[in-house]
Large-subunit ribosomal RNA, domain III from a metagenome, 387 nucleotides, folded computationally. The full RNA is in RNAcentral, with records from SILVA.
Context: one part of a larger RNA
C1' cells in the first nucleotide's frame, strides 16, 4: 500500500422467552424459507474417539460466541446366529525336490496361501446421556460333543454325483409400497351454510412351526448284464428285458399358528431444574382396487463366441474293523472360544495443505403431475450453507 481486497455458491430470516459480564449467531417456542432418486435414512472403503456428560473460552472457528468436529476431566462400542477368524477355492504369490545359471538369482511339481467368489444357524418388540438381530422380555433355530432307548455293514486323502454358473428376449403367478372404502377416537367454533357425500388422528404386528398352492424340472421302479469311470464297487455311465402311469424333486405366496402376546391415537395418575422425567389404562386393527427394476427365477424360450474351481453335502467301495468300533433315528443334557462392533461416512469426520463451490462404491428411496428414478410443489426426515 490498507482499515483496502476478501470474510468460499443470493436456501432466509424475524419474533418472544431462557442462560449469560456481554446475545443477530447458543439452548426452547412460535412464524417463514430450502432440500426431498436428497441437502433424508442404512452400509463398505477410509479416518480413529471425532460419539455421550459435566466443566471451560487464551488458541482454533475467515465476524461474535455463553457455543463447537476447539481445551480439560469422566463415561461409552456387551454376539453360537452380522462381518471376520474357521473350511474351500480363483486371477495371483510363495514353493521341498526338481531344471537353468559363473553367482545373485530365475522357472516350476507336489503341495501351501491368497476373497472381489462357495460354505450352518435369529426374528419382533422394548431399553441407556451415548450399544444393541449383540442387553432385556418373548418367540425360535444351527452345530459338534456326551449320555440313553431303538436300528444296523461301516469305512477314504480314492470314484462318481452335486455344488456349477454365458448373452439377449419373455408372458405369468406373487408380495412389498401405494390410494381409497369401511372401522376407531375426537371435534363441529370465528361471516352466509354445515350432524353431513364434513374436519383431524389412528387403523402396525417378524423369524419359526404346520398346510403345500400358482409354476418349473425329471418318467418311475425291479431285474440282468458290461473291455468304461488309473485298483474296488451293489455307486455314475454303456447294453438288454419286465411292471406302472403315476411318482419324485423343487416352489414364491396365500391361509392357520406364532399372538387371550406386542405396538397402538388417545388417555389417568405423579414428580419437577417444565428443556422434562416417571408410573399406569388402552379403541379400531378389515376390505377392494392398484401395484413393482423385488420374489417364484440359478425359470423358461432362444442365439453362438459355448459362457470359474474347490470344499462343505449324498452315494459307492479300498485297506482294514466286525456282537466293540462306527453309522442311521429319536430323546435329553451341557458347550458354541477369539476380533469387530462409538462416531462420520456424497462429507467440516474420507481424498483434495483449508471447517475447500472438486472427488469418493453398494442398497431403501413417499405423495401429486407424468411414460419416467425426467419437471415442479409437498411427506417422513433434514437443513437456512459462521459475517
Nucleotide at each position: 500500500g490498507a482499515g483496502u481486497a476478501g470474510c468460499g455458491u443470493u436456501a432466509a430470516a424475524g419474533c418472544g422467552g431462557g442462560u449469560g459480564a456481554a446475545a443477530g449467531g447458543c439452548c426452547c417456542g412460535c412464524u417463514c424459507g430450502c432440500c426431498g432418486u436428497a441437502a433424508g435414512c442404512c452400509c463398505a472403503a477410509g479416518g480413529u474417539u471425532u460419539c455421550c456428560u459435566g466443566c471451560g473460552c487464551a488458541a482454533c472457528g475467515u465476524u461474535c460466541a455463553u457455543c463447537g468436529g476447539c481445551g480439560c476431566a469422566g463415561g461409552g462400542u456387551g454376539a453360537g446366529u452380522c462381518g471376520g477368524c474357521c473350511c474351500c477355492u480363483a486371477a495371483g504369490g510363495c514353493g521341498a525336490g526338481g531344471c537353468a545359471g559363473a553367482a545373485a538369482u530365475g522357472c516350476g511339481u507336489a503341495g501351501u496361501c491368497g476373497a472381489u467368489g462357495g460354505g450352518a444357524a435369529a426374528c419382533a418388540g422394548g431399553u441407556c446421556a451415548a450399544u444393541a438381530u449383540u442387553c432385556c422380555u418373548g418367540u425360535a433355530c444351527c452345530g459338534g460333543c456326551u449320555u440313553u432307548g431303538g436300528a444296523u455293514g461301516c469305512g477314504a486323502u480314492g470314484u462318481g454325483g452335486g455344488g456349477a454358473c454365458g448373452g439377449a428376449g419373455u408372458a405369468g403367478g406373487u408380495u412389498a409400497g401405494g390410494u381409497g372404502c369401511g372401522c376407531c377416537g375426537g371435534g363441529u367454533g370465528u361471516u352466509g351454510g354445515a350432524u353431513g357425500u364434513c374436519c383431524c388422528g389412528g387403523u402396525u404386528u417378524a423369524a419359526g412351526c404346520g398346510u403345500g398352492u400358482a409354476g418349473g424340472g425329471a418318467g418311475a421302479u425291479c431285474u440282468c448284464u458290461u473291455g468304461g469311470g488309473c485298483a474296488a464297487a451293489u455307486c455314475c455311465g454303456g447294453g438288454g428285458g419286465g411292471u406302472c402311469a403315476a411318482u419324485c424333486c423343487u416352489g414364491a405366496g396365500g391361509c392357520g399358528u406364532g399372538a387371550u402376546g406386542a405396538c397402538g391415537a388417545g388417555u389417568g395418575g405423579g414428580g419437577u431444574u417444565u428443556a422434562c422425567c416417571c408410573c399406569g389404562c388402552g379403541a379400531a386393527g378389515g376390505u377392494a382396487c392398484u401395484g413393482a427394476u423385488a420374489c417364484c427365477a440359478u425359470g423358461c424360450u432362444u442365439c453362438c463366441a459355448a459362457g470359474a474351481a474347490a470344499a462343505g453335502c449324498c452315494a459307492c467301495u479300498a485297506a482294514g474293523c466286525u456282537u466293540c468300533a462306527g453309522u442311521c433315528c429319536a430323546a435329553a443334557g451341557a458347550c458354541g472360544a477369539c476380533c469387530g462392533u462409538a462416531c462420520c461416512g456424497c462429507a467440516a469426520a474420507c481424498c483434495g495443505a483449508c471447517a475447500c463451490u472438486g472427488g469418493u462404491g453398494g442398497g431403501c428411496g413417499a405423495g401429486a403431475u407424468g411414460a419416467a428414478a425426467a419437471u415442479u410443489c409437498u411427506c417422513a426426515g433434514g437443513c437456512g450453507c459462521u459475517u